[in-house]
RNA sequence: GCCGAUGUGGUGAAAUUGGUAUACACGCACGACUCAAAAUCGUGUGCUGAAAAGCAUGUGGGUUCGAGUCCCACCAUCGGCA
Numbered sequence: 001g002c003c004g005a006u007g008u009g010g011u012g013a014a015a016u017u018g019g020u021a022u023a024c025a026c027g028c029a030c031g032a033c034u035c036a037a038a039a040u041c042g043u044g045u046g047c048u049g050a051a052a053a054g055c056a057u058g059u060g061g062g063u064u065c066g067a068g069u070c071c072c073a074c075c076a077u078c079g080g081c082a
Base pairs, nucleotide, nucleotide: 001081002080003079004078005077006076007075010026011025012024019065027045028044029043030042031041032040046055047054048053058074059073060072061071062070
């Protein structure tokens, strides 16, 4: 230099012929149980905000009524070729 794969909450990750972003598990917070704790169970848990609402899938654009998903450029990590 060329080619390919991957990038989504705090973590692992789901969501696909484009149609509700956070399923499921872990973690965390609060509660129940206990003399107390562990284990177990219940509720909650992306961000901003008092709320209404707005924003958020590596970054920036594009296509579309609608994009995590399609297109372009770039960044990062991993792999292959030279």
Transfer RNA from a Candidatus Buchananbacteria bacterium, 82 nucleotides, folded computationally. Rfam family: tRNA. By type it is a transfer RNA. The coordinates come from a structure-prediction model, not an experiment, and the mean pLDDT is 80.